[in-house]
RNA sequence: CUAUCAUCUGGUAAUGAAGUCCACCAUCAAUCGCCCGAACAGGGAUGAUGACUUCUGUUUUACC
Numbered sequence: 001c002u003a004u005c006a007u008c009u010g011g012u013a014a015u016g017a018a019g020u021c022c023a024c025c026a027u028c029a030a031u032c033g034c035c036c037g038a039a040c041a042g043g044g045a046u047g048a049u050g051a052c053u054u055c056u057g058u059u060u061u062a063c064c
Base pairs, nucleotide, nucleotide: 009026010025011024012023016055017054018053019052020051021050034044035043036042
């Protein structure tokens, strides 16, 4: 110096917050969504989660 492994720490996983679990990354990183479309233009669908629970915001329906 390079590569790999373990531990600790930090960060990330398409829009907010908390807890738990899990995955990935080690700063030239993880990550920064999908479909149709001459892949440009334009159009369309799902979701506040990576997963679970709770809260908040938004939307729809019903009742008071």
Fluoride riboswitch aptamer (crcB RNA motif) from Methanoregula sp., 64 nucleotides, folded computationally.
It matches the Rfam family "Fluoride riboswitch aptamer (crcB RNA motif)". The literature on the family includes a 2012 paper in Science by Baker et al., "Widespread genetic switches and toxicity resistance proteins for fluoride".
The sequence was found by an Rfam model in a public genome assembly.